[in-house]
The RNA shown here (c-di-AMP riboswitch aptamer (ydaO/yuaA leader)) has 140 nucleotides and comes from Nonomuraea zeae.
RNA sequence: AGGUCGUUGUUGCCUAAUUCCGGGCGCGUCGCCCGGGAGCCGGGGACCCAUCGCACAUGGGGUGAAUCCACUUCGGUGGUAGGGAAGCGCUCCCAUGCCCGAACCCGUCAGCUAACCCGGCCGGCAGAGGGAGAGGAACA
Numbered sequence: 001a002g003g004u005c006g007u008u009g010u011u012g013c014c015u016a017a018u019u020c021c022g023g024g025c026g027c028g029u030c031g032c033c034c035g036g037g038a039g040c041c042g043g044g045g046a047c048c049c050a051u052c053g054c055a056c057a058u059g060g061g062g063u064g065a066a067u068c069c070a071c072u073u074c075g076g077u078g079g080u081a082g083g084g085a086a087g088c089g090c091u092c093c094c095a096u097g098c099c100c101g102a103a104c105c106c107g108u109c110a111g112c113u114a115a116c117c118c119g120g121c122c123g124g125c126a127g128a129g130g131g132a133g134a135g136g137a138a139c140a
Stems, first nucleotide, its partner, number of pairs: 011126004018038009039121006049111001059109001060106004068079004082100003088135001090133005
């Protein structure tokens, strides 16, 4: 000097998953629990509209970008609808590039849906490329 690992803080990323107030607990730049507000998100739920033939069958539905196809030694592999990106924010290009393309929940039940009702605010990550345009802010 560089690399790797761990911890703390700052700054950011995916995601709805942030913030404030009051009380309590732990122990002390902090965290947790209870209650409430704001904000963001999801579900249920009329008229109208839509659906509503028969048979078979493995019921049906929801959150999410995460669906579908082929192959498979059943471990997975290849692709794909779709989704994502750090230096003030936005847009465009490199980009036909890079990454993801999961997981879970309800329990026989739910189309849309005003009023109304119910619920969530977790978790996981990190060295962050370059160019251009319009605009804004700060400073002088």

The prediction has a mean pLDDT of 77. NCBI's taxonomy places the organism under Bacteria, Actinomycetota, Actinomycetes, Streptosporangiaceae, Nonomuraea. It matches the Rfam family "c-di-AMP riboswitch aptamer (ydaO/yuaA leader)". Rfam's curators write: This family represents a conserved RNA structure found upstream of the ydaO and yuaA genes in Bacillus subtilis and related genes in other bacteria. The ydaO/yuaA element is thought to act as a genetic 'off' switch for the ydaO and yuaA genes in its native state. It is believed that the element may be triggered during osmotic shock leading to activation of ydaO, a predicted amino acid transporter gene, and members of the yuaA-yubG operon which code for KtrA and KtrB K+ transporters.